This is a predicted structure of a 72-nucleotide RNA (transfer RNA) from Rotaria sp. Silwood1.
It matches the Rfam family "tRNA". Rfam links the family to the GO term triplet codon-amino acid adaptor activity. From the family's description: Transfer RNA (tRNA) molecules are approximately 80 nucleotides in length.
RNAcentral holds the sequence, with entries from Rfam.
The prediction has a mean pLDDT of 82.
RNA sequence: CGCUUUGUAAAUCAACGGUAGAUUAUUUUGCUAAUAACGAAAACGUUGCAGGUUCGAUCCCUGCCGAAGCAC
Numbered sequence: 001c002g003c004u005u006u007g008u009a010a011a012u013c014a015a016c017g018g019u020a021g022a023u024u025a026u027u028u029u030g031c032u033a034a035u036a037a038c039g040a041a042a043a044c045g046u047u048g049c050a051g052g053u054u055c056g057a058u059c060c061c062u063g064c065c066g067a068a069g070c071a072c
Stems, first nucleotide, its partner, number of pairs: 002070006010024004018055001026042005048064005
């Protein structure tokens, strides 16, 4: 240099091109004599970056950046 996979919330992961969700964690709260457990609620995302296609892009296409791997 070439090829493949991958990048989404603090963490681990979803999401057939049509409002980006779940679990854990965090905060508040209910329950309890109290803690844990359990219940309820809240907050949290420029979907790696920049373009393109499209009425509409996490999703398709191109380039770049990071990570893992294959071949040489």